[in-house]
A computed fold for a 90-nucleotide RNA from Desulfuromonas sp., annotated as c-di-GMP-I riboswitch aptamer. NCBI's taxonomy places the organism under Bacteria, Thermodesulfobacteriota, Desulfuromonadia, Desulfuromonadales, Desulfuromonas. Its mean pLDDT, the model's own confidence on a scale to 100, is 84.
RNA sequence: CUCCGAUAAGAGCAAAGCCGGGGUAACCCGGUGACGCAGAGCCAAAGGGCCCAACUGAUCCAUGAUCGUGAGGGCAGCCGCGCCACCGAA
Numbered sequence: 001c002u003c004c005g006a007u008a009a010g011a012g013c014a015a016a017g018c019c020g021g022g023g024u025a026a027c028c029c030g031g032u033g034a035c036g037c038a039g040a041g042c043c044a045a046a047g048g049g050c051c052c053a054a055c056u057g058a059u060c061c062a063u064g065a066u067c068g069u070g071a072g073g074g075c076a077g078c079c080g081c082g083c084c085a086c087c088g089a090a
Base pairs, nucleotide, nucleotide: 004088005087012037013036017032018031019030020029021028022027035077041083042082047079048078049075050074051073052072056068057067058066059065060064
């Protein structure tokens, strides 16, 4: 230095739920809260995957509902490319 990853040490992140705010929505931000995480740090323009659906069209029992399309968007805590990084027993 690389691989690797302790019932090690010190730090770190924070699922669901709830409260407030944003968004059509997926979901995001802040607070609370800890299911978990050795990269649960960054990256959504390596790539794959999943989710949402503005506009528009059709139908209907029509101030809306359902279906199709899909601009575009979301998820890095789905896999994973790339980048950066703490600790050091076997």

Description:
It was read from a public genome assembly, where an Rfam model found it.